Predicted 3D model of a 78-nucleotide RNA (Glycine riboswitch aptamer) from an Anaerolineae bacterium. The model forms 89% of the base pairs in the Rfam consensus.

RNA sequence: UUGGGGAGAGACCCACUUAUGGGCACCGAAGGGGCAAACUAUCAUUGUAUAGCGAAACUCUCAGGUAAAAGGACCCAA
Numbered sequence: 001u002u003g004g005g006g007a008g009a010g011a012c013c014c015a016c017u018u019a020u021g022g023g024c025a026c027c028g029a030a031g032g033g034g035c036a037a038a039c040u041a042u043c044a045u046u047g048u049a050u051a052g053c054g055a056a057a058c059u060c061u062c063a064g065g066u067a068a069a070a071g072g073a074c075c076c077a078a
Base pairs, nucleotide, nucleotide: 001078002077003076004075005074010024012023013022014021015020025066026065027064031062032060033059034058039052040051041050042049043047
C1' cells in the first nucleotide's frame, strides 16, 4: 500500500440551501493535549526539593464523531 474484520454515543430541536449552520445532550478507537516511575541536570535544601525528559487502549474532549455512507485505533492476510 491492497484486501478483510472493526466499538461507542440523539435519524434530538430550530433554520433550510436536504452538503451545512445554530442550540442542548452525549461518545472516544483518526489526529491532538496532559500526566507515573525511571533517567538527566541543578542546588542554600541531599530531599516526600526544583527543572527537563518521559507511555498508554489512562485521562481531556480542541478536533472528530452520535441512521446509512464515509471515516475508524487495533487485528489478520498478501